The prediction has a mean pLDDT of 77. The RNA shown here (Glycine riboswitch aptamer) has 111 nucleotides and comes from Lutispora sp.

């Protein structure tokens, strides 16, 4: 079953935090022209964020190892918007946990 939750791919909205720090270099402007200045390119320092991604954890209890005669200890397993900050990020863009609609496919509740 005229097809519930639920999941996935694409597709639009919306979607936080934290450096106008110090320094080097390279381009390209400008100017009182060989020297300063000003531009968010890269580097490295020192701070700081947490929401791709990714580690840590608690209740737990059906099975699982090892130890014990049972009880039951340990190990393992165990979520996150908690913590860590490896990656990742700190003008804007881009990105973005998650949410809301749509479209397709998968699912197979009710009755």
């Nucleotide at each position: 079953a005229u097809g519930a939750a639920a999941g996935u791919u694409c597709g639009c909205g919306g979607g936080a935090g934290a450096g106008u720090u110090u320094c080097u270099c390279a381009u390209u402007a400008g100017c009182u022209u060989c020297g300063c200045u000003a531009a968010a390119g890269a580097g490295a320092a020192c701070g700081c964020c947490g929401a791709a991604g990714g580690a840590g954890u608690a209740a737990g209890g059906a099975a699982u190892g090892u130890a014990g005669c049972c009880a039951u200890a340990c190990a393992a397993c165990g979520a996150a918007a908690c913590u860590c900050u490896c990656a990742g990020g700190c003008a804007a863009a881009a990105g973005g946990a998650c949410c809301g609609c749509a479209u397709a496919c998968u699912g197979g509740a009710c009755a």